[in-house]
Molecule: FMN riboswitch aptamer (RFN element)
RNA sequence: GAUAUUCUUUGGGGCGGGGUGCAAUUCCCCACCGGCAGUAUAGUCUGCGAAAGCUUGAAAAAGCUCCGAACGGGUGCGAUUCCCGUACCGACGGUAUAGUCCGGAUGGAAAAAGAAGAGA
Numbered sequence: 001g002a003u004a005u006u007c008u009u010u011g012g013g014g015c016g017g018g019g020u021g022c023a024a025u026u027c028c029c030c031a032c033c034g035g036c037a038g039u040a041u042a043g044u045c046u047g048c049g050a051a052a053g054c055u056u057g058a059a060a061a062a063g064c065u066c067c068g069a070a071c072g073g074g075u076g077c078g079a080u081u082c083c084c085g086u087a088c089c090g091a092c093g094g095u096a097u098a099g100u101c102c103g104g105a106u107g108g109a110a111a112a113a114g115a116a117g118a119g120a
Base pairs, nucleotide, nucleotide: 005116006115007114008113009112010111016030017029018028019027031100032099033090034089035048036047037046038045043088044087052065053064054063055062056061070086071085072084073083074082092103093102094101
């Protein structure tokens, strides 16, 4: 110096205007938002997490399944990531039908940063 390991902290954004209606931030028109890692900078590529389901287990927990959506043009050595154009997608429960409200959740997690730090 590096690594194993331990600890701490961080770790998801968005309905504003109009219309209909007894009632809608849920419908209709316009608007707005985009977790983590990889890679030429990514909601739409690859992988992961979350949500949902199943199995084992007394429990703690472990394993498995499922898991949305993009094309055209341009620049460039290189971009489904940048630029231009036009599209598209968004768990479950509640409620007038919800990506944006309320709830599980003062939760959990991919992961990021910092501190400590062996043995060999």